This is a predicted structure of a 137-nucleotide RNA (FMN riboswitch aptamer (RFN element)).
RNA sequence: GCGAUUCUUCGGGGUAUGUGAAAGUCAUAACCGACGGUGAGUGCAGGCUAACCUGCAUAAGUCCGUGAGCGCCCAAAAAGCGCCGAGCCGGUGGGAUUCCGGCACCGACGGUACAGUCCGGAUGGGAGAAGAAUGCU
Numbered sequence: 001g002c003g004a005u006u007c008u009u010c011g012g013g014g015u016a017u018g019u020g021a022a023a024g025u026c027a028u029a030a031c032c033g034a035c036g037g038u039g040a041g042u043g044c045a046g047g048c049u050a051a052c053c054u055g056c057a058u059a060a061g062u063c064c065g066u067g068a069g070c071g072c073c074c075a076a077a078a079a080g081c082g083c084c085g086a087g088c089c090g091g092u093g094g095g096a097u098u099c100c101g102g103c104a105c106c107g108a109c110g111g112u113a114c115a116g117u118c119c120g121g122a123u124g125g126g127a128g129a130a131g132a133a134u135g136c137u
Stems, first nucleotide, its partner, number of pairs: 001136002004134007015029004030117002032107002034066004041058007061105002069083004087103005109120003
């Protein structure tokens, strides 16, 4: 320096009011945004300074993927197969579904007065992140 094997740790957020016998489920208003990638923004550092260039960090709920979940299969499980949400308009520009402005939209299963926000499966699983040991060069 590499990242193969093993191990350890970490690994999801969010409610008020009204009505009602009863609602964190309805109505109204609010609030939330897992992981990897991309990214013209932002920050830091270097190139003496500026322009500009380079490096690093960070940056999307709705882009490209992943995960949880559900179904099939099975005695059961694993594997396998299938299903699996939502963004437009305007601006700048050579270039933006990522920047700026505006207005929208989305959210597994079971329970219960109809649930993204409550309770439960779950002291679970998990994409993945960090570290250690061994190994290789």
Its Rfam family is "FMN riboswitch aptamer (RFN element)". Gene Ontology term of the family: FMN binding. The model forms 100% of the base pairs in the Rfam consensus. The prediction has a mean pLDDT of 81.